[in-house]
Context: one part of a larger RNA
RNA sequence: UGACGGGGGCCCGCACAAGCAGUGGAGUAUGUGGUUUAAUUCGAAGCAACGCGAAGAACCUUACCAGAGCUUGACAUCCAUGGAAGUUAGUAGAGAUACUAAUGUGCCUUCGGGAGCCAUGAGACAGGUGGUGCAUGGUUGUCGUCAGCUCGUGUCGUGAGAUGUUGGGUUAAGUCCCGCAACGAGCGCAACCCUUAUUACUAGUUACCAGCACGUAAAGGUGGGGACUCUAGUGAGACUGCCGGUGACAAAUCGGAGGAAGGUGGGGAUGACGUCAAAUCAUCAUGCCCCUUAUGUUCUGGGCUACACACGUACUACAAUGGGAGAUACAAAGAGAAGCGAAGCAGUGAUGCGGAGCAAACCUUAAAAGUCUUUCACAGUUCGGAUUGCAGGCUGAAACCCGCCUGCAUGAAGUCGGAAUUGCUAGUAAUCGCGGAUCAGCAUGUCGCGGUGAUACGUUCCCGGGCCUUGUACA
Numbered sequence: 001u002g003a004c005g006g007g008g009g010c011c012c013g014c015a016c017a018a019g020c021a022g023u024g025g026a027g028u029a030u031g032u033g034g035u036u037u038a039a040u041u042c043g044a045a046g047c048a049a050c051g052c053g054a055a056g057a058a059c060c061u062u063a064c065c066a067g068a069g070c071u072u073g074a075c076a077u078c079c080a081u082g083g084a085a086g087u088u089a090g091u092a093g094a095g096a097u098a099c100u101a102a103u104g105u106g107c108c109u110u111c112g113g114g115a116g117c118c119a120u121g122a123g124a125c126a127g128g129u130g131g132u133g134c135a136u137g138g139u140u141g142u143c144g145u146c147a148g149c150u151c152g153u154g155u156c157g158u159g160a161g162a163u164g165u166u167g168g169g170u171u172a173a174g175u176c177c178c179g180c181a182a183c184g185a186g187c188g189c190a191a192c193c194c195u196u197a198u199u200a201c202u203a204g205u206u207a208c209c210a211g212c213a214c215g216u217a218a219a220g221g222u223g224g225g226g227a228c229u230c231u232a233g234u235g236a237g238a239c240u241g242c243c244g245g246u247g248a249c250a251a252a253u254c255g256g257a258g259g260a261a262g263g264u265g266g267g268g269a270u271g272a273c274g275u276c277a278a279a280u281c282a283u284c285a286u287g288c289c290c291c292u293u294a295u296g297u298u299c300u301g302g303g304c305u306a307c308a309c310a311c312g313u314a315c316u317a318c319a320a321u322g323g324g325a326g327a328u329a330c331a332a333a334g335a336g337a338a339g340c341g342a343a344g345c346a347g348u349g350a351u352g353c354g355g356a357g358c359a360a361a362c363c364u365u366a367a368a369a370g371u372c373u374u375u376c377a378c379a380g381u382u383c384g385g386a387u388u389g390c391a392g393g394c395u396g397a398a399a400c401c402c403g404c405c406u407g408c409a410u411g412a413a414g415u416c417g418g419a420a421u422u423g424c425u426a427g428u429a430a431u432c433g434c435g436g437a438u439c440a441g442c443a444u445g446u447c448g449c450g451g452u453g454a455u456a457c458g459u460u461c462c463c464g465g466g467c468c469u470u471g472u473a474c475a
Stems, first nucleotide, its partner, number of pairs: 001475002003472003007469007015459002019424005026316008034307002042053002064302007073125001077124002079121005086103007107114002127291002130289003136285002138280003141276001143274001148187006154163003167178003193268004198236007208225002212223003239262001242256005318417001322376007334365003339358002344353003383414001388409007430452007
């Protein structure tokens, strides 16, 4: 000087408290461990691994296993020889591939040849998701959006170092003020950026419809309008600016006014010096080591989906604030051409036929909780839907291993969950549906979107963190 303390002081955080909803019990989905296996590819491991890499394993993917093949190779450059390239068909085979037949004979040219592509041969080499993340770059997590981390000059100290950065106040903040052997500065904080909340102007189609006219069973449907909503561009607006109290006359803080918004308005992006030899050689790049008729590469089939069990994360429930039936209303943000697919028709339904319109403020996808009427009457039930049987639909060469959906039948556990433990303070929790990416198909995951919409207002304690101080046999 740090680090540590079941030392002290001050302060903060859904840290506790006050609550709400959960997890832990059940069934299922999914990841992991374990076990099994020819293989169950590999990585991730307290917080910070475990719905994680994987934004989607039937083949492919695929790295694993079994078998069948190839050896200058699936891919790149160079050399030689031959052939245009390509297209079609047959036979054998699980296919990779092997053999054969037919067709074609183009472009540039100084007529030597050349470009491109294919085949064969020789070797230089290719190739490796093989090892090492403790050789590395790059990227990322984490403490933590915590308020810290440093430097120059000066001063003090023999020196390591100190001072500044401590102190008195204050702040979300090393934020600002005052003081002070310090005076300044840098990286962080804040602001500048995006979005949301109010409004003015400009613009008015594909959006809108107040007034006017037409029109309809109904309808911005039509003329028209530029008011309103909205769209999207430029501005305004919030700064403790104003008033009062407190305060050191400061910084600031408390209350108030006006205002759409008030003290960082809400949300996002943004992550200092560093820590963990943290993660990644399997995104990529890369040193060294290793393989080179194999640890490379092609194919078929299997596996990654196994199942006495254990754990994590979710979904669905256990019901009446509910289940069923009928009627009926209101979003936002997206996506769409090998696409979204309307009306209509068929089917109990998944879906099929159909094909209007739409590279879309134009067309399509397209709401549910809610509201109204009715039924059930507290039951393992008209709760719950696992499991299983049969019959179908869709995608795709192909759903046996191993997809999703529908109908009929079946109708398991489960009556609110021990110790323990998680999230959350406002349009939040909870609850309800909708969309996107990936994607032929496959979503209870993930990333977004809106609808309905609560409880709580303190710092004694637990946990984590910041500053000062003290002790130390630690570095």

A computed fold for a 475-nucleotide part of an RNA from an uncultured organism, annotated as small-subunit ribosomal RNA, 3' major domain. The full RNA is in RNAcentral, with records from ENA, Greengenes and SILVA.